About this RNA
The RNA shown here (c-di-GMP-I riboswitch aptamer) has 83 nucleotides and comes from Methylolobus aquaticus. The source organism's lineage runs through Bacteria, Pseudomonadati, Methylococcales, Methylococcaceae and Methylolobus. It was read from a public genome assembly, where an Rfam model found it. It matches the Rfam family "c-di-GMP-I riboswitch aptamer". From the family's description: GEMM was predicted in a large-scale screen for bacterial structured RNA regulatory elements.

[in-house]
């Protein structure tokens, strides 16, 4: 230095769930909260998830538009080290 591991350290993210605030909704921001996470940092490639349109009522599928990504799998950075 580089891989590989993740015992120890300092940190670090933050689900549910509440409250305000936006949205047609899924959701998203704050603010409280800790289920969890060695990338729960970053992309949105692929596959899978939600939502919203489609009109005589229902449903399903094709298409358009939007969502998230802590679901898996991919790509790229990265803290500190016991082995």
């Nucleotide at each position: 230095c580089c891989a590989u591991u993740g015992a120890a350290a300092a940190g670090c993210c933050a689900a549910a769930c509440c409250u305000g605030c936006g949205g047609c909704a899924a959701c998203g921001c704050a603010g409280g909260g800790a289920c969890g996470g060695a990338a729960a940092g970053c992309u949105a490639c692929g596959g899978g998830u939600c939502c919203u349109g489609u009109g005589g009522g229902g449903g399903a599928g094709c298409c358009a538009g939007g969502a998230g990504a802590g679901c898996c799998g991919a790509g790229u950075u990265g803290c500190c080290a016991a082995g």